[in-house]
RNA sequence: UCCGAUUUAGCUCAGCGGUAGAGCGCUCGCCUGUUAAGCGAUUGGUCGCUGGUUCGAAUCCAGCAAUCGGAG
Numbered sequence: 001u002c003c004g005a006u007u008u009a010g011c012u013c014a015g016c017g018g019u020a021g022a023g024c025g026c027u028c029g030c031c032u033g034u035u036a037a038g039c040g041a042u043u044g045g046u047c048g049c050u051g052g053u054u055c056g057a058a059u060c061c062a063g064c065a066a067u068c069g070g071a072g
Base pairs, nucleotide, nucleotide: 001071002070003069004068005067006066007065010024011023012022013021018055025043027041028040029039030038048064049063050062051061052060
């Protein structure tokens, strides 16, 4: 320098153009002599950034950034 992958909740990840979810975690409660385990509830996100396309974009397109991998 070139090519590719990834970027979504505190963490790990889903998400096929129609107002974004799960598990774990945090918090509260139940249970127990107490803790753990178990059960219930709650809490959660300008979908990396800037533009474009579209009635409508996490999703399609372009550029940029970060991380990882490859080629030279």
Molecule: transfer RNA
Organism: Patescibacteria group bacterium